RNA sequence: GGAGCCGGUCAGGCGAUCGCUCCGGCCUGCACGGCCGGGGAGGAAAGUCCGGGCUCCACGGACCAGGGUGCCAGGUAACGCCUGGGGGGCGCGAGCCCACGGAAAGUGCCACAGAAAACAGACCGCCGAUGGCCCUCGCGGGCACAGGCAAGGGUGAAAAGGUGCGGUAAGAGCGCACCGCGGCGCCGGUAACGGGGCCGGCACGGUAAACCCCACCCGGAGCAAGGCCGAAUAGGGGAGCGAGCGGAGUCCGCUCCGCGGACGUGGUCCGCGUCCCGCUCCCGGGUAGGCCGCUCGAGGCGUGCGGCGACGCACGUCCCAGACGAAUGAUCGCCCUCGACAGAACCCGGCUUAUCGAUCGGCUCCCCAC
Numbered sequence: 001g002g003a004g005c006c007g008g009u010c011a012g013g014c015g016a017u018c019g020c021u022c023c024g025g026c027c028u029g030c031a032c033g034g035c036c037g038g039g040g041a042g043g044a045a046a047g048u049c050c051g052g053g054c055u056c057c058a059c060g061g062a063c064c065a066g067g068g069u070g071c072c073a074g075g076u077a078a079c080g081c082c083u084g085g086g087g088g089g090c091g092c093g094a095g096c097c098c099a100c101g102g103a104a105a106g107u108g109c110c111a112c113a114g115a116a117a118a119c120a121g122a123c124c125g126c127c128g129a130u131g132g133c134c135c136u137c138g139c140g141g142g143c144a145c146a147g148g149c150a151a152g153g154g155u156g157a158a159a160a161g162g163u164g165c166g167g168u169a170a171g172a173g174c175g176c177a178c179c180g181c182g183g184c185g186c187c188g189g190u191a192a193c194g195g196g197g198c199c200g201g202c203a204c205g206g207u208a209a210a211c212c213c214c215a216c217c218c219g220g221a222g223c224a225a226g227g228c229c230g231a232a233u234a235g236g237g238g239a240g241c242g243a244g245c246g247g248a249g250u251c252c253g254c255u256c257c258g259c260g261g262a263c264g265u266g267g268u269c270c271g272c273g274u275c276c277c278g279c280u281c282c283c284g285g286g287u288a289g290g291c292c293g294c295u296c297g298a299g300g301c302g303u304g305c306g307g308c309g310a311c312g313c314a315c316g317u318c319c320c321a322g323a324c325g326a327a328u329g330a331u332c333g334c335c336c337u338c339g340a341c342a343g344a345a346c347c348c349g350g351c352u353u354a355u356c357g358a359u360c361g362g363c364u365c366c367c368c369a370c
Base pairs, nucleotide, nucleotide: 001366002365003364004363005362006361007360008359009358010357012335013334014333015332016331017330018329020040021039022038023037024036025035026034027033042341046352047351049350050349051348052347053346054222055221056220057219066218067217068216069215070214071085072084073083074082075081086100087098088097089096090095101213102212106211107210108207109206110205123153124152125149126148127147130146131145132143133142134141135140161179162178163177164176165175166174180202181200182199183198184197186195187194188193226292227291228290229289236283237282238281239280240279241278242277244259245258246257247256248255249254260276261275262274263273264272265271299318300317301316302315303314304313305312306311336339
């Protein structure tokens, strides 16, 4: 100098003017309003995919069903998250990726191609020792009929252990060595696992984000949770006051008749029409509306200590949005590298996804110079 890997931080800046929301103080005793001071989106506020707090409901326990997780150890309130370690894969390397229990409990599936895809099989090929046929006096040679083989070719994602030597007619764990596989001890490690020894010629294809088996975890709903206050109108219950009695019918709700009362019409009586229940107070439930829940919290920052680390403990310090048609904006000026993805709605820990760029720290590889 170039190419990369890992981790952290920031997310246009400054000024002026006018606004919005919340809190505190004052004017003023309240409300409204005004003035002054202070706070006012994010690393993801997003997706709502996991885990928890909080609230209400349910609840004797266990099993089953259902869902989830899946190498080991640790961290944590908890997790499917994080840290450290083991194993496998990729990279020269820094480093990155992995749902990484069980296929010897059982069931299912394995397209196309291919002879054969799981109780293996024989297309090309190899052999033909043995038996057969032919030639030959014979030695021997030939054919490839019976038959043997699975080494080589070919198909496939995968072909029934791999490599090598021996062996054989040709071959083959047929024999042997190493690797792999299985079984039993030993050593190291908390463990996952690693190392090594002896035995077994090998018996066991793949697939469990296929059913399934094993181990562990899980009660349900969610701030429209939930709680408090509470009108008008209608309806429910109770008390009081005033005014209607008699007869008949009845399906027990009422209906009809007579007299009566109130009101209207009318100067009055008669007559006619309407009504025979209304008013006041109290209680309780719900609706509209208002208030709480609401932001001080598994909190941020700094220092020290313990731990490889995730993290924990102690001390100090800070208060940092809380709305409900829902604020965090608009205009102007200047500057620069011309500014991405995107906006809280009960809170917190994660994961995932989106994102112009800038900057800091650590590390790796290559080239050059000293």
This is a predicted structure of a 370-nucleotide RNA (Bacterial RNase P class A) from a Gammaproteobacteria bacterium. The prediction has a mean pLDDT of 76. Lineage of the source: Bacteria > Pseudomonadati > Pseudomonadota > Gammaproteobacteria. The gene name in the source record is rnpB.